This is a predicted structure of a 100-nucleotide RNA (SAM riboswitch aptamer (S box leader)) from an Acidimicrobiia bacterium.

RNA sequence: CGCUCAUCGCGAGCGGCGGAGGGACAGGCCCUGUGAAGCCGCGGCAACCGAUCAGAUGGUCUCCGGACCAGACACGGUGCCAAUGCCUGAACGAUGAGUU
Numbered sequence: 001c002g003c004u005c006a007u008c009g010c011g012a013g014c015g016g017c018g019g020a021g022g023g024a025c026a027g028g029c030c031c032u033g034u035g036a037a038g039c040c041g042c043g044g045c046a047a048c049c050g051a052u053c054a055g056a057u058g059g060u061c062u063c064c065g066g067a068c069c070a071g072a073c074a075c076g077g078u079g080c081c082a083a084u085g086c087c088u089g090a091a092c093g094a095u096g097a098g099u100u
Base pairs, nucleotide, nucleotide: 002099003098004097005096006095007094008093013042014041015040016039017038021031022030023029025089026088027087028086043081044080045079047078048077049076050075052072053071057070058069059068060067061066085092
């Protein structure tokens, strides 16, 4: 990079450097010198996977084979910290887990 599956509701800052863009793309509409993108420091959130604790059995659907849902913690790995992925469109995008 490609493929498969799942999710995209809610949640989450301050300071320093920087100096005009950014919100993937198109059309809108927004954010931004009351400081954008990016980088650094500390902090936070809790989506997935792992660890630990708890609990295991119950609920929903069913083609009766099965499928899905269900707590705490923030220790590890990624991720994230404007607006429903901002709205609409698309064989579009992002994140995680697995895999060639």
Rfam family: SAM riboswitch aptamer (S box leader). From the family's description: The SAM riboswitch is found upstream of a number of genes which code for proteins involved in methionine or cysteine biosynthesis in Gram-positive bacteria. Gene Ontology term of the family: regulation of gene expression. Its mean pLDDT, the model's own confidence on a scale to 100, is 82.